A computed fold for a 72-nucleotide RNA from Geminocystis sp. NIES-3709, annotated as transfer RNA.
The RNAcentral record of the sequence draws on ENA.
Lineage of the source: Bacteria > Cyanophyceae > Oscillatoriophycideae > Geminocystaceae > Geminocystis.
Its Rfam family is "tRNA". It is annotated as a transfer RNA. About the family: Transfer RNA (tRNA) molecules are approximately 80 nucleotides in length.
[in-house]
RNA sequence: GGGGCUGUAGUUCAAUGGACAGAACAAGCACCUCCUAAGUGCUAAAUAACGGUUCGACUCCGUUCAGUCCUG
Repeated sequence: GGGGCUGUAGUUCAAUGGACAGAACAAGCACCUCCUAAGUGCUAAAUAACGGUUCGACUCCGUUCAGUCCUG
C1' cells in the first nucleotide's frame, strides 16, 4: 500500500427497519445489620463522526476515524 471484520452505559453483551435503546456486573443513594459483607429497593449512565436512502435507521448505503486480522 491492498483486502476482510468490529465499533452501543465504566466493563461484558442484547436489540426483524417501527417503543421510552434493554440486561448483568460495576458506581451512587436508601433499607437491613452493633459494624462490615451478603441481601432488597431506587437512581444516573451509551448507539465512533459526518452525509445519504426511508413515513421511520443501532440496523441499509457512502466517506472518514479508531481497533483487530490477512496479505504485498